Notes: The part of an RNA shown here (large-subunit ribosomal RNA, domain VI) has 243 nucleotides and comes from a marine sediment metagenome. Its Rfam family is "Bacterial large subunit ribosomal RNA". The prediction has a mean pLDDT of 84.
Context: one part of a larger RNA
């Protein structure tokens, strides 16, 4: 672009898919079998490993968010900071594997093969007519895409619609997708919670030693202080105006 208004939800011709591979153990069973020594299977159950797909509640890793300790140096001193991502200890979200989940079952038509009935050929014969079984292979059952399937589908709603701009993220190379746009919790802020770190500054007391000044450090105030890519609440700010 077409399918002859638009939007939404579907159907599914068709296409694709690791749709899994292997093994162990238990029961079967010390059974069948075998003189004994030994020693199965059908079936059922529980698992392991390799591969494939997905996920982050748990565990582990990482975590240039963050918190803390400490070194050198600078801001006159304290406090608070800058630089060396200095070094070190933790570390939520996110991302991940070493973590977790799925990878099931049944049916149909068959191959080799096994048979039934059965003539040609009074017998026999699975085959010539007819019929029953039979494999991880084939077709479904499962997953994904899929009205451009030209036989171009169905249903519902609908008369103004769609987009730009704007606030954004469960989305993202750009487009696209998704949430919102005051009849509003979309982002920021605020408050509360939860979580991380680990007990802030100041003050008080103690403190080896020292005449004293001073003094590493300890305790209390203090589960403090600081912080948050998280959650909830709240229109305070911005989603105005417009095309």
């Nucleotide at each position: 672009u077409g399918u002859u208004g638009g939007u939404g939800u579907c159907u599914g011709a068709u296409a694709g898919g690791a749709a899994g591979g292997a093994c162990u153990u238990u029961u079967u069973a010390g059974u069948a079998c075998g003189a004994g020594a030994g020693g199965a299977a059908c079936a059922a159950a529980a698992g392991u490993u390799c591969g494939a797909g997905g996920c982050c509640a748990c565990u582990g890793g990482u975590c240039a968010a963050u918190c803390g300790g400490u070194u050198a140096u600078c801001u006159g001193g304290c406090a608070a900071g800058g630089u060396a991502g200095g070094c070190c200890g933790a570390g939520c979200a996110g991302c991940u594997a070493c973590g977790c989940c799925u990878u099931a079952u049944g049916g149909g038509a068959u191959a080799a093969g096994a048979g039934c009935u059965g003539a040609a050929a009074g017998c026999a014969u699975c085959u010539a007519a007819g019929c029953u079984c039979g494999a991880a292979a084939c077709c479904c059952u499962c997953c994904u895409a899929a009205a451009a399937a030209a036989g171009a589908g169905a249903c519902a709603c609908u008369u103004g619609a769609a987009g730009u701009c704007c606030u954004c993220a469960u989305a993202g190379a750009a487009g696209a997708u998704g949430a919102g746009a005051u009849u509003g919790a979309u982002a920021g802020g605020a408050u509360u919670g939860u979580g991380g770190u680990g007990u802030a500054a100041g003050c008080u007391u103690c403190g080896a030693g020292g005449u004293a000044a001073c003094g590493a450090g300890a305790a209390g105030u203090u589960c403090a202080g600081c912080c948050a890519g998280c959650a909830a609440u709240u229109a305070c700010u911005a989603a105005u105006a417009a095309c």